[in-house]
RNA sequence: GCGGGAUUAGUUUAGUGGUAGGAUGCGACCUUCCCAAGGUUGAGGCACGGGUUCGAUUCCCGUAUCCCGCA
Numbered sequence: 001g002c003g004g005g006a007u008u009a010g011u012u013u014a015g016u017g018g019u020a021g022g023a024u025g026c027g028a029c030c031u032u033c034c035c036a037a038g039g040u041u042g043a044g045g046c047a048c049g050g051g052u053u054c055g056a057u058u059c060c061c062g063u064a065u066c067c068c069g070c071a
Base pairs, nucleotide, nucleotide: 001070002069003068004067005066006065007064010024011023012022013021018054026042027041028040029039030038047063048062049061050060051059
């Protein structure tokens, strides 16, 4: 330099044009003498910029980081 892949909450992971879900962690409450465990509930997320579209996490282009291969 070329090609391919990945990027979603603090962590891990699903999703695929129409409200973004699970687990774990965190806050509040219930239960308990206390802790642990359990239950209810809440906050927090689509790497960044642009384009297409009525509508983009999803499709297209570029950028960034990481991984793999080729030279």